[in-house]
RNA sequence: ACACGACAAGGGCAAACCGGCCGAAAGACCGGGACGCAAAGCUCAGGAGGCUACAGCGGGAACACCCGCCAGGCCAGUCCAGCCGCCGAC
Numbered sequence: 001a002c003a004c005g006a007c008a009a010g011g012g013c014a015a016a017c018c019g020g021c022c023g024a025a026a027g028a029c030c031g032g033g034a035c036g037c038a039a040a041g042c043u044c045a046g047g048a049g050g051c052u053a054c055a056g057c058g059g060g061a062a063c064a065c066c067c068g069c070c071a072g073g074c075c076a077g078u079c080c081a082g083c084c085g086c087c088g089a090c
Base pairs, nucleotide, nucleotide: 004088005087012037013036017032018031019030020029022027035077041083042082043081046080047079048078049075050074051073056069057068058067059066060065
């Protein structure tokens, strides 16, 4: 240095849920809170997968409303991949 990840050390992040706020929604952000995570750090302008359907299109219908299709929206704590990275046992 690389690989590896321990009843090691110092620590870090923060699910669900609750409150606030933005959004059509999925969901993001802030605060509380910890289910967990050795990358639960970064990258959606690398490859897949999933979620939502405002607008748009099609249909039913008396405008409303309902159904279907569809990301330009969202998920990095869905997986793979890339980049950076603390510590140091076996």
This is a predicted structure of a 90-nucleotide RNA (c-di-GMP-I riboswitch aptamer) from Lawsonibacter faecis.
Its mean pLDDT, the model's own confidence on a scale to 100, is 90.
The sequence is in RNAcentral, with records from Rfam.
It matches the Rfam family "c-di-GMP-I riboswitch aptamer". About the family: GEMM was predicted in a large-scale screen for bacterial structured RNA regulatory elements.